[in-house]
RNA sequence: GCGGAUGGCUGGAUGGUCGCGGCGCUUCGGCGUCGAGGAAAGUCCGGGCUCCACAAAGGCACGGUGCCGGGUAACCCCCGGCGGGGGCAACCCCAGGGACAGCGCCACAGAGAUCAGACUGCCUGGCUCCGGCCCGGCACAGGUGAAACGGUGGGGUAAAAGCCCACCGCGCGGCUGGUAACAGGCGCGGCAUGGCAAGCCCCACCGGGAGCAAGGUCAGAUAGGAGGGAUCACGGCCGCCUUUGGCUUUCCCUCGGGUAGACUGCGCGAGGCCGCGGGCAACCGCGGUCCCAGAUGAAUGGCCAUCCAUGGCGUGCUUUCGGGCGCGCCGGGACAGAACCCGGCUUACAGGCCAUCCGCAAUA
RNA sequence: GGGCGCUUAGCUCAGCGGGAGAGCACUGCCUUCACACGGCAGGGGUCGCUGGUUCAAUCCCAGCAGCGCCCACCA
Numbered sequence: 001g002c003g004g005a006u007g008g009c010u011g012g013a014u015g016g017u018c019g020c021g022g023c024g025c026u027u028c029g030g031c032g033u034c035g036a037g038g039a040a041a042g043u044c045c046g047g048g049c050u051c052c053a054c055a056a057a058g059g060c061a062c063g064g065u066g067c068c069g070g071g072u073a074a075c076c077c078c079c080g081g082c083g084g085g086g087g088c089a090a091c092c093c094c095a096g097g098g099a100c101a102g103c104g105c106c107a108c109a110g111a112g113a114u115c116a117g118a119c120u121g122c123c124u125g126g127c128u129c130c131g132g133c134c135c136g137g138c139a140c141a142g143g144u145g146a147a148a149c150g151g152u153g154g155g156g157u158a159a160a161a162g163c164c165c166a167c168c169g170c171g172c173g174g175c176u177g178g179u180a181a182c183a184g185g186c187g188c189g190g191c192a193u194g195g196c197a198a199g200c201c202c203c204a205c206c207g208g209g210a211g212c213a214a215g216g217u218c219a220g221a222u223a224g225g226a227g228g229g230a231u232c233a234c235g236g237c238c239g240c241c242u243u244u245g246g247c248u249u250u251c252c253c254u255c256g257g258g259u260a261g262a263c264u265g266c267g268c269g270a271g272g273c274c275g276c277g278g279g280c281a282a283c284c285g286c287g288g289u290c291c292c293a294g295a296u297g298a299a300u301g302g303c304c305a306u307c308c309a310u311g312g313c314g315u316g317c318u319u320u321c322g323g324g325c326g327c328g329c330c331g332g333g334a335c336a337g338a339a340c341c342c343g344g345c346u347u348a349c350a351g352g353c354c355a356u357c358c359g360c361a362a363u364a
Numbered sequence: 365g366g367g368c369g370c371u372u373a374g375c376u377c378a379g380c381g382g383g384a385g386a387g388c389a390c391u392g393c394c395u396u397c398a399c400a401c402g403g404c405a406g407g408g409g410u411c412g413c414u415g416g417u418u419c420a421a422u423c424c425c426a427g428c429a430g431c432g433c434c435c436a437c438c439a
Base pairs, nucleotide, nucleotide: 001360002359003358004357005356006355007354008353009352010351012307013306014305015304016303017302018301020035021034022033023032024031025030037335041346042345044344045343046342047341048340049211050210051209052208054245055244056243057242058241059240060239062207063206064205065204066203067081068080069079070078071077082096083094084093085092086091097202098201102200103199104196105195106194119142120141121138122137123136125134126133127132150168151167152166153165154164155163169191170189171188172187173186175184176183177182215264216263217262218261225255226254227253228252229251230250235248236247237246257438258437259436271290272289273288274287275286276285277284278283308333311330312329313328314327315326316325317324318323365435366434367433368432369431370430371429374388375387376386377385382419390406391405392404393403394402412428413427414426415425416424
């Protein structure tokens, strides 16, 4: 210099002027202060909060999670490892338990698709009209397929084959290291046990439902109306059933009528920043400091000036011919915008900056 | 704001791991004096898009996009 990997930050700045929303003050003229995001988004997970009065035990069903250890309020999240795969490497990816509990599926092709099977082929023997045919043996070689009941080499044989042997793979037992997943030796077995669980399922663990249009207070209007059903304990009360305690008289569906209001919930919180300490890290502890949006047809904006970043055209200088710098004109600022709150994930995002690392080439 | 569902031919829908189909519509021929009806034949598909699991995906899983439905209070 070129190419690449990972992590993080930023995503216009300043001033003037005219406005908007909240809060505080006010002499009612105004003044002061605060005012979007890393995703406010998708609503995909996990919680807080509120209501369904409440609680205990067992069974069944439904849904979710799925290597190991740790973090956390919790998680389908995060961190660190293990195993597998990709890359020369930095590094990246993995829904990563179980297919000797059971069921199911494996189309087409192929002889045969899971206690399978013999088309071509190889071999002993017999027959022969010399083209082949028959009885038997084999599963090496060919062919089909995504996948053919271990792989390589040697022995062996009529030809062959885990038939036998060595190594690798597989399974079982035990040893060593590690908290563990797992790794590395050792011994034995002798080839059975193909794939699919993002098919049913098995195992382990977890899980009440609804959601701020939850819920509460007030005001106003109307017809606190009509029909149907359940029900005074044999009903209902966190999916269903059973048992035990407790609570409870009203509840459900359909149709019709009225209103389109105010306040609250509502922002001090698993909060931000700084420092110290522990930990490889996620994160945790202690101390200090700060108060930081609260709208409800829904505020957070418009214009001007200068600067910054950047695109196109023209032009001058320079060049290692990739480009760089100066001047003039025109254009122009990524994705997107809170609506009860928080922790994550996912998705969108022009351009710019920082740090660490890898490969190649060149120079010293 | 919150909750839920759907997407397959021009339209309405079926299919739910191994050939993408039905009805209507469309095109050509036959029938008719002509049209309709009828008969025969035929064309037309990125199964919304992108990834993943699998030998194989319309189907199973995830993300994204589009469309649609429901939820106020008196109660």
About this RNA
Predicted 3D model of RNase P RNA and transfer RNA as a complex of 439 nucleotides. Its mean pLDDT, the model's own confidence on a scale to 100, is 79. It holds a member of the Rfam family "Bacterial RNase P class A". Gene Ontology terms of the family: ribonuclease P activity, tRNA processing and dimeric ribonuclease P complex. The family's RNA type in Rfam is ribozyme.